[in-house]
Context: one part of a larger RNA
RNA sequence: CUAGGUGUAAAGGGCACGUAGGCAGCAAAUCAGGUUGGAAGUGAAAGUUGCCAAUAAUUGGCAGGGUGCUUUCAGAACCAAUUCACUUGAGUGAGAUAGGGGAGAGUGGAAUUUCAUGUGUAGGGAUCAAAUCUAGAGAUCUACAAAGGAAUGCCAAAAGCGAAGGUAGCUCUUUGGGUCUACACUUACCCUGGGGUGCGAAAGCAUGGGGAGCAAACAGGAUUAGAUAGCCUGGUAGUCCAUGCCGUAAACAAUGAGUGUUCAUCGUUGGUCCCCAACUACUAUAGCUGGGGCCAGAUCAGGGGCCCAACUAACGCAUGAAACACUCUGCCAGGGGAGUACGGUCGCAAGACUGAAACUC
Numbered sequence: 001c002u003a004g005g006u007g008u009a010a011a012g013g014g015c016a017c018g019u020a021g022g023c024a025g026c027a028a029a030u031c032a033g034g035u036u037g038g039a040a041g042u043g044a045a046a047g048u049u050g051c052c053a054a055u056a057a058u059u060g061g062c063a064g065g066g067u068g069c070u071u072u073c074a075g076a077a078c079c080a081a082u083u084c085a086c087u088u089g090a091g092u093g094a095g096a097u098a099g100g101g102g103a104g105a106g107u108g109g110a111a112u113u114u115c116a117u118g119u120g121u122a123g124g125g126a127u128c129a130a131a132u133c134u135a136g137a138g139a140u141c142u143a144c145a146a147a148g149g150a151a152u153g154c155c156a157a158a159a160g161c162g163a164a165g166g167u168a169g170c171u172c173u174u175u176g177g178g179u180c181u182a183c184a185c186u187u188a189c190c191c192u193g194g195g196g197u198g199c200g201a202a203a204g205c206a207u208g209g210g211g212a213g214c215a216a217a218c219a220g221g222a223u224u225a226g227a228u229a230g231c232c233u234g235g236u237a238g239u240c241c242a243u244g245c246c247g248u249a250a251a252c253a254a255u256g257a258g259u260g261u262u263c264a265u266c267g268u269u270g271g272u273c274c275c276c277a278a279c280u281a282c283u284a285u286a287g288c289u290g291g292g293g294c295c296a297g298a299u300c301a302g303g304g305g306c307c308c309a310a311c312u313a314a315c316g317c318a319u320g321a322a323a324c325a326c327u328c329u330g331c332c333a334g335g336g337g338a339g340u341a342c343g344g345u346c347g348c349a350a351g352a353c354u355g356a357a358a359c360u361c
Base pairs, nucleotide, nucleotide: 004332005331006330007315008314012329014199015198016197017196021192022191025086028083029082030081033079034078036074037073038072039071040070041069042068048064049063050062051061052060053059089189090186091185092184093183094181095180096179097178101175102174103173104172105171106170107169108152113147114146117143118142123134124133160167161166204245205244206243207242208241209240213239214238218234219233220232221231256328257327258326259325260324261323265305266304268302269301270300271299272298273297279287280286281285311316334361335360336359343354344353345352346351
């Protein structure tokens, strides 16, 4: 450079924002840089292709071909550039609306534990069975008061929200994003994204608090041939809070982001269209409020089940594609050695990121 892949065989970055770069809607005009065609010039010789001549052989002559470059003429579809417009992409405004989305503060009840007091008397607890343990210095059980910490039962769901990690008692404050509806406005402002920046479970680290339960390490009791385990009794870091670091996970849907096109069918979440009731004024009917229903259906945006075509090595996937296409990007190239060594960057450290080779099958 060409070609092939990436759900499970090697391979999608943990996730987003975004610089460079790449790519990019529709109508018209101008231009002629790229792209296209013609002509001219140049393209040394040797070489090469064809023909001719001669020779033992070396050789000689003629003609052709020649990427490209320069100049000029023509052309105007596409790409680029300039100008002027458009609204479908994208965005803003308006009116509604759902939600465990984020942050801070306050507060509730159940339960465990500890503790004060009363009652009460002999075991309690544990296990396959036991023992360590606990109890006459009165336990377990029971009644009532108190303290403190952590987690939020039912509702709860294939449900909701969030870019991912994640997110749930209740109330308040503050704040981000989404969806629907009809119009108005901006006018391509779009998509992706190497480097870069930010977020990023748990564990771990630093400083200061907190410490109920649980529980690495550790101790004891069992089991066992042994038992540095599994089981039991205890129990410290930790788990919790504040601030700062770490930057990894089977960070999984093992499926990168975006756009468009494509069979049928059944649930579900949130809107809109559609239906009803009360209230106010009332002749019609209109307005407004809160709530409810939905028999059926249409449509938009999510989250699920099943199934054609297509695809797939098969499993399976199948309008949320692994189908049909396009744009951009990460990554892959037999197994082991090895995510190791060395070097570099980052980190307090633990280590993270980048990442070979010899050798061997």